RNA sequence: GGAGCAGACCCGCCGAGUCGUUCACGCAACGAGCCGGGGACCCACAGAUCGUCUGGGGUGAAUCCGCGGGCCGCCGGUCCGCGGUAGGGCGGCCUUCCCGUCCGAACCCGUCAGCUAACCCGGUAGGCGGCGCAGGAAGGAGUA
Numbered sequence: 001g002g003a004g005c006a007g008a009c010c011c012g013c014c015g016a017g018u019c020g021u022u023c024a025c026g027c028a029a030c031g032a033g034c035c036g037g038g039g040a041c042c043c044a045c046a047g048a049u050c051g052u053c054u055g056g057g058g059u060g061a062a063u064c065c066g067c068g069g070g071c072c073g074c075c076g077g078u079c080c081g082c083g084g085u086a087g088g089g090c091g092g093c094c095u096u097c098c099c100g101u102c103c104g105a106a107c108c109c110g111u112c113a114g115c116u117a118a119c120c121c122g123g124u125a126g127g128c129g130g131c132g133c134a135g136g137a138a139g140g141a142g143u144a
Base pairs, nucleotide, nucleotide: 010130011129012128013127014126018032019031020030021029033124034123035122036121037120038119043114055112056109057108058107059106064084065083066082067081068080069079070078071077072076087103088102089101090100091099093140094139095138096137097136098135
């Protein structure tokens, strides 16, 4: 001097997941804010015929389609992969547009729930990045 790893302060990102009291090493908690669920009137749904088979619902951006392959009880269902896509995040003072880039999962309830005032119940996690030409334009804010 360079590369890598770990920790702390600080800065920043996804997300509701922050703050304040109490207690304090030993536990349990309370509140505010934010988030989610259940739950009336009204509204919505509802009915008939034929065939098939697959319960239904929730959080979340995370839905749907095509192609290929595997399995099964093979008009179909399901899983994996590749491509796309509804939708979503980021680009470092803020907003919008442009451009660029990334995600497009996972989990839960347990046969049951449309909306929904009053009312009732619950959550307040987890995971990442960082010393950089940290994009462009317009309008703001703020500071000197």